[in-house]
RNA sequence: UUCUUAUCGAGAGAAGCCGAGGGUACUGGCCCUGUGACGCUUCAGCAACCAGCCGGAUGGUCAGGUGCUAAAUCCAGCAGACUAAACUAGUCUGGAAGAUGAGAA
Numbered sequence: 001u002u003c004u005u006a007u008c009g010a011g012a013g014a015a016g017c018c019g020a021g022g023g024u025a026c027u028g029g030c031c032c033u034g035u036g037a038c039g040c041u042u043c044a045g046c047a048a049c050c051a052g053c054c055g056g057a058u059g060g061u062c063a064g065g066u067g068c069u070a071a072a073u074c075c076a077g078c079a080g081a082c083u084a085a086a087c088u089a090g091u092c093u094g095g096a097a098g099a100u101g102a103g104a105a
Stems, first nucleotide, its partner, number of pairs: 001105008013043005021032003026077004044069003049065002052061003073097001078094007
C1' cells in the first nucleotide's frame, strides 16, 4: 500500500511550546479559532478491538499492544422508500468515502 472482516448517536482535558488556520480530500452548509485553534511535547483520563487471567458458555476482569479525549464519522453529496405541501423541506434504509481494531498478501 492492497484485500477481508467488525465497529463507528456512549465515554474521556489540563499545562508548556508554536503562531493561522482547522474540522479526512473535493463541493455546499454549519462550527472551532489571536480569550491562541490545528499541530507537537508532558502529564492526566476514557475505552475492552487484540493479548493475558477466570468461566462449560453468554460473559466477567484487566490498561500489556493499539486506539481515542468539540459537535453523530459535525451534516449533506449517490440510490431507494415515505411524509408534508410546493419545486422545496424533512424522516428512514442502504451505498460511497473515511477512521480504528484484528487477520491476510